This is a predicted structure of a 350-nucleotide part of an RNA (small-subunit ribosomal RNA, central domain) from a metagenome.
The coordinates come from a structure-prediction model, not an experiment, and the mean pLDDT is 87.

Context: one part of a larger RNA
RNA sequence: UUGGGCGUAAAGGGCGCGUAGGCGGGAAAAUAAGUCAGAUGUGAAAGCCCAGAGCUUAACUCUGGAAUUGCAUUUGAAACUAUUUUUCUGGAGGAUAGGCGGAGAAAAUGGAAUUCCACAUGUAGCGGUGGAAUGCGUAGAUAUGUGGAGGAACACCGGUGGCGAAGGCGAUUUUCUAGCUUAUUCCUGACGCUAAGGCGCGAAAGCAAGGGGAGCAAACAGGAUUAGAUACCCUGGUAGUCCUUGCCGUAAACGAUGUAUACUAGAUGUAGUUGGACUCAACCCCGACUGUGUCGUAGCUAACGCAUUAAGUAUACCGCCUGGGGAGUACGCUCGCAAGGGUGAAACUC
Numbered sequence: 001u002u003g004g005g006c007g008u009a010a011a012g013g014g015c016g017c018g019u020a021g022g023c024g025g026g027a028a029a030a031u032a033a034g035u036c037a038g039a040u041g042u043g044a045a046a047g048c049c050c051a052g053a054g055c056u057u058a059a060c061u062c063u064g065g066a067a068u069u070g071c072a073u074u075u076g077a078a079a080c081u082a083u084u085u086u087u088c089u090g091g092a093g094g095a096u097a098g099g100c101g102g103a104g105a106a107a108a109u110g111g112a113a114u115u116c117c118a119c120a121u122g123u124a125g126c127g128g129u130g131g132a133a134u135g136c137g138u139a140g141a142u143a144u145g146u147g148g149a150g151g152a153a154c155a156c157c158g159g160u161g162g163c164g165a166a167g168g169c170g171a172u173u174u175u176c177u178a179g180c181u182u183a184u185u186c187c188u189g190a191c192g193c194u195a196a197g198g199c200g201c202g203a204a205a206g207c208a209a210g211g212g213g214a215g216c217a218a219a220c221a222g223g224a225u226u227a228g229a230u231a232c233c234c235u236g237g238u239a240g241u242c243c244u245u246g247c248c249g250u251a252a253a254c255g256a257u258g259u260a261u262a263c264u265a266g267a268u269g270u271a272g273u274u275g276g277a278c279u280c281a282a283c284c285c286c287g288a289c290u291g292u293g294u295c296g297u298a299g300c301u302a303a304c305g306c307a308u309u310a311a312g313u314a315u316a317c318c319g320c321c322u323g324g325g326g327a328g329u330a331c332g333c334u335c336g337c338a339a340g341g342g343u344g345a346a347a348c349u350c
Base pairs, nucleotide, nucleotide: 003322004321005320006319007304008303012318014201015200016199017198021194022193023192025088026087027086028085029084030083031082033081034080035077036076037075038074039073040072041071042070049065050064051063052062053061054060091191092188093187094186095184096183097182098181099180100179103177104176105175106174107173108172109171110154115149116148117147118146119145120144121143125136126135162169163168206247207246208245209244210243211242215241216240220236221235222234223233258317259316260315261314262313263312266295267294268293269292270291271290272289273288274287275286276285299306300305323350324349325348332343333342334341335340
């Protein structure tokens, strides 16, 4: 490379936006680049293949044919692809009127709790454990009450419930920004899908500078346990956790399942919107769309299982895999303040 694959065996990029590229809905006309057909020229000879001939045969040699699947020129065809023009509305987008949500950013506010401080009440213990001890306490602790300070997180509602591309998002209010969805079918008229490079976002930890520091808590110290205990348990406790700005760019970044579209039995929950029927109205009931679950038919699968939210049947495009170890290492390049990240072998060995 041709293949075959990627939920769990090796393999889906962490996620998006988007450039080149690849691919692309219905109808009509034109062109003839691709495509198809014919003709001409060329495609050296030898060789290969076929038929025949000559050395007694064969090897060998000779003659003829075929082939040389190609290239160029030319004459046609017009279905498909392409290009141009015209057109359509189902894809896509917009408009109008509603709705939805822990979606994002900023500001303000609130209550419960922990800790600390002050005062009051009050007295000998408190705390902790499997049991203890370290620790705190007669310099008055723990407990109870009042007042104050400060930081962080938002009980109940809360739900295989909601939103977001993913990471993720949960007190309340306001402002700003984005999204999705329903109805109408009014407008544009293929404007679409995917996406190498590129750009952006990206948990936690970590880094830099400046703040902040209640609780928790790597490191560390002490007490236990133990043969030992650099642990699990306990008492403390610093970075950190929080904020602002800038880096880092990785995770079992998981649905271990790329994105988009179409088609293919059903049953039953749930969230949002909406139509109908009933009705005084609401609820209930019957549908539709969008999401999110459970079960299940065909089919698929090595099995487990998946099954209209596919791992079924197909198409388009991208990423990735090719025995285990060596190794996500070495070297080089590149990014980073660093920690390290990205790219990424071989010898050797089984």
Rfam family: Bacterial small subunit ribosomal RNA.